[in-house]
RNA sequence: GAGGUGCAAGGGCAAACCUCUCGUGAGAGGGGGACGCAAAGCCAGGGACCUCCUCAUCGGGAGGCUGCCCAGCCAUCACC
Numbered sequence: 001g002a003g004g005u006g007c008a009a010g011g012g013c014a015a016a017c018c019u020c021u022c023g024u025g026a027g028a029g030g031g032g033g034a035c036g037c038a039a040a041g042c043c044a045g046g047g048a049c050c051u052c053c054u055c056a057u058c059g060g061g062a063g064g065c066u067g068c069c070c071a072g073c074c075a076u077c078a079c080c
Stems, first nucleotide, its partner, number of pairs: 003080004012037002017032006035067001041073002045070003049064006
């Protein structure tokens, strides 16, 4: 330096729920809190799901979600 693995330790993240704020909503941010996570780091590009508007229907438009999956980018510790 490359590849593989995740038993222990150090360190990291933080679901539900409570609370404050923002949003029509899905949801988002702060604080508390831990179900879990070896990419639960980044990214909304593809799919899935969810919301709002529109449309007689088919459909169209605008959003949300990466802790659902795939693709892309980058990376810590230990061991082999």